Parts: sequence; C1' cells; structure tokens
RNA sequence: GAAGCCCGCCAGACCACCGCUGGUGCAAUCUGGGAAACCAGGCACUGGAGGAACGUCCGGACUGCAUAGGGCAGCGUAGCAGUUAACGACUGUCCACUGACAAGCUGUGCACGCAAGUGCAUGGCCCUAAGGUGAGGAUUAGAGCAACAGAGACGAGUCGGUGUGGGCGAAAGCUCCCAUCGGGUGAAACGGGCAAUCUCUACGCGCAGCAAUACCAAGUAGGCCAACGUUGACGGGGCCCCCGGAGUUGGCGGGUAGGUAGCAUCGAGCCGUUUGGGUGACCAGCGGCCCAGAGUAAUGGUGGUCACGUGGGGGGAAACCCCCAUGCACAGAAUCCGGCUUAUCGGUGGGCUUCACAC
Repeated sequence: GAAGCCCGCCAGACCACCGCUGGUGCAAUCUGGGAAACCAGGCACUGGAGGAACGUCCGGACUGCAUAGGGCAGCGUAGCAGUUAACGACUGUCCACUGACAAGCUGUGCACGCAAGUGCAUGGCCCUAAGGUGAGGAUUAGAGCAACAGAGACGAGUCGGUGUGGGCGAAAGCUCCCAUCGGGUGAAACGGGCAAUCUCUACGCGCAGCAAUACCAAGUAGGCCAACGUUGACGGGGCCCCCGGAGUUGGCGGGUAGGUAGCAUCGAGCCGUUUGGGUGACCAGCGGCCCAGAGUAAUGGUGGUCACGUGGGGGGAAACCCCCAUGCACAGAAUCCGGCUUAUCGGUGGGCUUCACAC
C1' cells in the first nucleotide's frame, strides 16, 4: 500500500421569543373544584427521551394467592468449563462445517516458439488466515421416517461365479439348501443414518401479573328467589394429594367505576480509574454523582446564525472560496432492571489476518 474481516463512538451546535411538565424552597392558611378522600392555583431556583425508549422474544426484581410443599401431565434447555441476581444472554475452549488473495495442480482460448515450453485471459480443484455459523446429550430401551433410481429401502432379497452337501439322471447336465465372492441402482443394501418425528436421560419451571397489589372516600343494597354447603360448598388460575375454609354460585332489581400509594434519590444504580485478581466474560478496591416521569399521557413550536450532505452556477493554475436551491436518518419512555432481535441519513476511531514492496 491492497484485499478480507472484527469491535467501538457521535446522533447536529448556539442565540432570541412563546409554551408544556416533574421536584425543592418561600408565602396567603387564602381562593377554586369535589359528597368526601383529595386535587389545582402565585413567585424563585432547578431536572426533563433513546441507542435502539421500538418489538414484547428470553430472564429477573416486586406484588398477591399458603414464607408455594409432594406427584402426574405440560413447557423449556442440552459438548466441556465458567460469568451472572437470573437467563435460551455473555466468556473461554474442544469438535464439525464454512471462509480470500497468493502459491501448487489442472481445463479452455489467444499469442510467441522448430520443439521443449513461456506469457496473458478465464474457469475448476486443493490448502487454509483473520473471521463466521452450529436446535453440537442419547438410535446395544422402544416406535416412526427416507424422493429418484433399483428386483429389493429398514421389510427382505436380484443376477453371475466358486465350494461342501442332498435329489433326479447312464452321462453331459438340471435343480434345492448353506457358506462365500463379485456386478448393477442409489446418499445409504442386515450395516447404517435421521432425535429440527415421537421417545429416553439430566437439569430447570407453582400460577397470575403494576388494569399486580395496599389503603382512603362515597353511593346502592345491608334486598327477593333458587341451588350447593362443616358428611367440607368454595378457593389455592390443568389434575390429584395437601393446605385454607363458612359461606359460594346463578337469576331479578338497584348502584359505583373517584382519590392516594406502589412510582423513580440509594440501587443487581451511573461515570471514571497507568489500583489489584482473571486468557476472558467478570469480580474487588478507590474517587465522583443523584440522573425524566404522566395517567389524555410533559419533553414542543417559530425565527436567526453556524456545521454537514446533495445538486446547480461563478471565481481560481491549484488547494480552495463565494452564491442559490434542497436535505439533515430510525424513531417517542409508562412498574423497574439485565439481555436478545429488528430499524437507522451520515460522520468518525481502533484492532486482526493474508499478500506485495522498501529498510
């Protein structure tokens, strides 16, 4: 320098005006809404989307049902070892497959050459690098499956040869059984394959989900009828055991669906680190920080300047400069975290491997 790969980072900047929303402080103890619970209203300061907030695919925290216990069914995972709160995520490693240029072997075409051969172009094979992919336990427990071709495809058995034996025959020979060898078909022919078919083994999973759940407040009815029920109705969200257990279910009639917490300052938290351990995922130490949050659901709009991309025009020897137009992705938190997948205009940094050249 060329080619092939891998891993990151940013996600326009600033100013002015007008708005939205959370928190803290101050102040009237007032005003408004409401039946109440409770909510809103002023001023100042201050916080306010993402790398994927997407999808809701996997795993957890949290909450209720029994501090969720035993079994069956069902679902999930699968080399080995580790990381983690946990996982189907991540890391290391083994195995299998894949993976380029060059070199090597080789086909074709062209050119040169008396010839051997050489050069160029194009294709194939081989070998592998960095890297990539893997639903990578088990087919001496059992069942099932396999296109086309082929006599025969998991059931058996074709053609030809050889050998021993039996039968028929005077003989040549014919025929039967067994063993063995070979041919043909095919990916595969009594020797295997597929577990991404059922199944088996090991391990894991109780169920439901923030519309969870707890509390406050009001209203209606503390109604009537029927069925079942301490000889256990009903509940524990498949069933049984088991546990709780005195009310449960249906119809008629009449109502409420409002507020607060959960919920966003102290955690699996975020940032940094020439600290230590580990190949690594990661762990520990040290320093710093507090970082959005509603329940019609805020995070916005307008104008200007600059940056960047594209197109056009002009100037200049060139680098480059000026003017005009246009664009500036994917996408929007909703209980919270860890992952994975998918979308994404552009810009930018680092690393690995091979080959060539130079020193």